Annotation: The RNA shown here (transfer RNA) has 71 nucleotides and comes from Candidatus Vidania fulgoroideorum. Taxonomically the source falls in Candidatus Vidania (Bacteria, Pseudomonadati, Pseudomonadota, Betaproteobacteria). It matches the Rfam family "tRNA". The family's RNA type in Rfam is transfer RNA.
């Protein structure tokens, strides 16, 4: 140079083209003598850029990042 795969919250993962779910974690409360553990709220996420469809994480393309493979 060229094929290929993957990108979703601080972390892990989840979704038939039709309301982005969930676990850890974080703050706040309750419990408790005081930590921990237990329970209830809340915060937070589709790598960026266009197409295509009523309706895109999801199909299409292009790019950036990662990783693998050829030479």
């Nucleotide at each position: 140079a060229c094929a290929a795969a993957u990108a979703u919250a601080a972390u892990u993962u989840a979704a038939u083209g039709g309301u982005a779910g969930a676990a850890u974690a974080a703050u706040a409360g309750a419990u408790u003598u005081c930590c921990a553990a237990u329970u209830u709220a809340u915060u937070a996420a589709u790598a960026a850029g266009g197409g295509u469809u009523c309706a895109a994480a999801u199909c299409c393309c292009u790019u950036u990042a990662u990783u693998u493979g050829u030479a």